[in-house]
Small-subunit ribosomal RNA, 5' domain from an uncultured Bacteroidota bacterium, 525 nucleotides, folded computationally. The prediction has a mean pLDDT of 84. Its Rfam family is "Bacterial small subunit ribosomal RNA". Rfam links the family to the GO terms structural constituent of ribosome and ribosome.

Context: one part of a larger RNA
RNA sequence: GGAUGAACGCUAGCGGCAAGCCUAACACAUGCAAGUCGAACGGUAACUUUUGGUGCUUGCACCGAAAGACGAGUGGCGAACGGGUGCGUAACGCGUAUGCAAUCUGCCUUUUACUAGGGUAUAGCCCAGAGAAAUUUGGAUUAAUCCCCUAUAACAUCAUUUUUCCGCAUGGUUAAAUGAUUAAAGCUUCGGCGGUAAAAGAUGAGCAUGCGUCUUAUUAGUUUGUAGGUGAGGUAACGGCUCACCUAGACUACGAUAGGUAGGGGCCCUGAGAGGGGGACCCCCCACACUGGUACUGAGACACGGACCAGACUCCUACGGGAGGCAGCAGUGAGGAAUAUUGGACAAUGGACGAAAGUCUGAUCCAGCUAUGCCGCGUGCAGGAUGACGGCCCUACGGGUUGUAAACUGCUUUUAUACAGGAAGAAAUACCCCGACGUGUCGGGGCUUGACGGUACUGUAAGAAUAAGGAUCGGCUAACUCCGUGCCAGCAGCCGCGGUAAUACGGAGGAUUCGAGCGUUAUCC
Numbered sequence: 001g002g003a004u005g006a007a008c009g010c011u012a013g014c015g016g017c018a019a020g021c022c023u024a025a026c027a028c029a030u031g032c033a034a035g036u037c038g039a040a041c042g043g044u045a046a047c048u049u050u051u052g053g054u055g056c057u058u059g060c061a062c063c064g065a066a067a068g069a070c071g072a073g074u075g076g077c078g079a080a081c082g083g084g085u086g087c088g089u090a091a092c093g094c095g096u097a098u099g100c101a102a103u104c105u106g107c108c109u110u111u112u113a114c115u116a117g118g119g120u121a122u123a124g125c126c127c128a129g130a131g132a133a134a135u136u137u138g139g140a141u142u143a144a145u146c147c148c149c150u151a152u153a154a155c156a157u158c159a160u161u162u163u164u165c166c167g168c169a170u171g172g173u174u175a176a177a178u179g180a181u182u183a184a185a186g187c188u189u190c191g192g193c194g195g196u197a198a199a200a201g202a203u204g205a206g207c208a209u210g211c212g213u214c215u216u217a218u219u220a221g222u223u224u225g226u227a228g229g230u231g232a233g234g235u236a237a238c239g240g241c242u243c244a245c246c247u248a249g250a251c252u253a254c255g256a257u258a259g260g261u262a263g264g265g266g267c268c269c270u271g272a273g274a275g276g277g278g279g280a281c282c283c284c285c286c287a288c289a290c291u292g293g294u295a296c297u298g299a300g301a302c303a304c305g306g307a308c309c310a311g312a313c314u315c316c317u318a319c320g321g322g323a324g325g326c327a328g329c330a331g332u333g334a335g336g337a338a339u340a341u342u343g344g345a346c347a348a349u350g351g352a353c354g355a356a357a358g359u360c361u362g363a364u365c366c367a368g369c370u371a372u373g374c375c376g377c378g379u380g381c382a383g384g385a386u387g388a389c390g391g392c393c394c395u396a397c398g399g400g401u402u403g404u405a406a407a408c409u410g411c412u413u414u415u416a417u418a419c420a421g422g423a424a425g426a427a428a429u430a431c432c433c434c435g436a437c438g439u440g441u442c443g444g445g446g447c448u449u450g451a452c453g454g455u456a457c458u459g460u461a462a463g464a465a466u467a468a469g470g471a472u473c474g475g476c477u478a479a480c481u482c483c484g485u486g487c488c489a490g491c492a493g494c495c496g497c498g499g500u501a502a503u504a505c506g507g508a509g510g511a512u513u514c515g516a517g518c519g520u521u522a523u524c525c
Base pairs, nucleotide, nucleotide: 001525002524003523004522006521007520008519009518010517013377014376015375016374017373018372019370020369021335026333027332028331030330031329032328035077036076037075040074041073043070044069047068048067049066050065051064052063053062054061055060056059084288085287086286093213094212095211096210097209098208099207100206103205104204108201109200110199111198112197113196114195115194116150117149118148119147126139127138128137129136130135156181157180158179159178160177161176162175165172166171186193187192214260215259216258221251222250223249226248227247228246229245230244231243232242233241263285264284265283266282267278268277269276270275290311291310292309293308294307313324314323315322316321341367343366344365345364349363350361351360352359353358380411381410382409383408390402391401392400393399417461418460419459420458421457425452431446432445433444434443435442436441469514470513471512472511473510474495475494476493480509481508482507483506484505490497491496
């Protein structure tokens, strides 16, 4: 000199864009953060609209029906994403480059073929209980795109026998024959939407390998599923992944093992570069979800707002027993030098479900707070000498400086204030009409949709009106005098100042320098 997720002190007008618990992965009150589908099903708890009947208190009550819609339930899909944090991890964790002839992949796309016949349950509802509650037991009964059986069967799988071509060793691949095994779900507004099998694609994931990846040798030896083999089991898949047996290997001074520290990268800061330091925000990957362990379901989890067990902690209790997990968004306490609102909207983008309307979405988009940073703007402009008063300094009593500074005169009006207008972000989906033709899609036209927000922006009105401070002045280093003090009080980044004339302390006047900031501290180059 540059920089920062900064803090502290003094000061503070505005706007835009960013950023905002670095510490206790400490504990958490309350609300919200993941639902959706009636075009899968039995249905109808509540509701809306229309409507029928009865009684009569003539506008109430009761009993229905249809349509809309829909609580709870079965079923499907989603909940493995999105959001948070950086504990652990020195590792194939990450980065980079490859490989899988050793793999899987829901929804999506393309193609082919099919969607047959039956059956049994079970929630819910109802009935009877238990319990303070959480919740739960028994009985009867019922549906489906739930579950099960049979059929059908191939480019599926398995076995056997031939066969084509290829490779990079294990081998892979093509074609044929025979035998065996294995599917499905229907709904519909009649347009479609689904379901099953197979092949291919895309996407996502898993595994493996080369190279790179902090520190301590005042850590020198480490290892027994350990290194390899055979076989089996297991996995989506190769593999000590697991097991039985056999061999005795494997790693290491080019640093094994052990300890410490740490999420990694893109990037960021600095530097001419080489390097050095860092890993907040944003993007990618990984890991974690009170602590430890475990599996289930599923295309996918060993699952943040799922389950089970144990532990610590908190809460409810009728004492028998139960409930819970903010490192989601806000917010609270604690810790700390220190870090924000218990806000709005789904209008846009994206996501889940749905045929769609739509519902949900603390993702996201916005608004709020904060000079935390960067950038921009303003606090007026021009004239104005009687160079006033006052202050301070000098003094030869003349003067100098503050100082065009002020007053005053003229002008302007960014921002603030008042009033008036007022966006873009939006194009659609949907609905209506038209056209094309690949007949279920595309195109065109119309209509509707804005949280921010009466915001941005524009116009008008009046008026300098509403707006300047901080540090420094011995040298480094831009800027000097007076007074007070008297090695005291104090200053100080280094050198050093202060003991009676202190340009170094404290005050004043003046000056210098930055400026809505200026300094100090901490940390990095």